[in-house]
RNA sequence: AUCAGAGUAGCUAUAUUGCGUUAAGUGCUUUACCAUGGGAAGUUGGGUAAUGACGAACACAUCAUACUGUGGCGGUAAUAUGGCGCGUCCGCUGAA
Numbered sequence: 001a002u003c004a005g006a007g008u009a010g011c012u013a014u015a016u017u018g019c020g021u022u023a024a025g026u027g028c029u030u031u032a033c034c035a036u037g038g039g040a041a042g043u044u045g046g047g048u049a050a051u052g053a054c055g056a057a058c059a060c061a062u063c064a065u066a067c068u069g070u071g072g073c074g075g076u077a078a079u080a081u082g083g084c085g086c087g088u089c090c091g092c093u094g095a096a
Base pairs, nucleotide, nucleotide: 002095003094004093005092010084011083012082013081014080015079016078017077018076019074020073021072028052030050031049032048033047034046038090039089040088042086058071059070060069061068
């Protein structure tokens, strides 16, 4: 010097357990900050906070008259497993 590989933040499917349904959450706008393969910087990707707009599916049973149970619904949360998964430079592993 050549070839191949490992490895991030996250995304998605399933399962389980929750949360909301008296509307939070999810998604969207703007601003700021933070983190992001092993190292460095880094975003049109990610997180947090604030801000603005928009917005919903409940039903039954019980009577104890709900602060209960069950089943739904929410582009809902977390965990586990599977699949996908850094563009640059440097490094790591293997091969000849």
A computed fold for a 96-nucleotide RNA from Candidatus Xianfuyuplasma coldseepsis, annotated as THF (Tetrahydrofolate) riboswitch aptamer.
Its mean pLDDT, the model's own confidence on a scale to 100, is 82.